This is a predicted structure of a 75-nucleotide RNA (transfer RNA) from a bacterium. Model confidence (mean pLDDT): 81 of 100. It matches the Rfam family "tRNA". The family's RNA type in Rfam is transfer RNA.

RNA sequence: GCCCACGUAGCUCAGUGGUGGAGCACCUCCUUGGUAAGGAGGAGGCCGUCGGUUCAAUCCCGACCGUGGGCUCCA
Numbered sequence: 001g002c003c004c005a006c007g008u009a010g011c012u013c014a015g016u017g018g019u020g021g022a023g024c025a026c027c028u029c030c031u032u033g034g035u036a037a038g039g040a041g042g043a044g045g046c047c048g049u050c051g052g053u054u055c056a057a058u059c060c061c062g063a064c065c066g067u068g069g070g071c072u073c074c075a
Base pairs, nucleotide, nucleotide: 001071002070003069004068005067006066007065010024011023012022013021018055026042027041028040029039030038048064049063050062051061052060
């Protein structure tokens, strides 16, 4: 330098055009003499950034940025 994949909640990951979910973690309550376990409820993200397409974009297109992997050239 070129190619590919990925970027969504604190963490691990789903979702893939019609106002975003799960598990674990966190908070409150129940239960207990008190913890743990268990049960009920809750909070937390405008989906890496900027543009484009569309009535409508996390989703499609482009450019950047980041992470991982592969390939190649020169000295």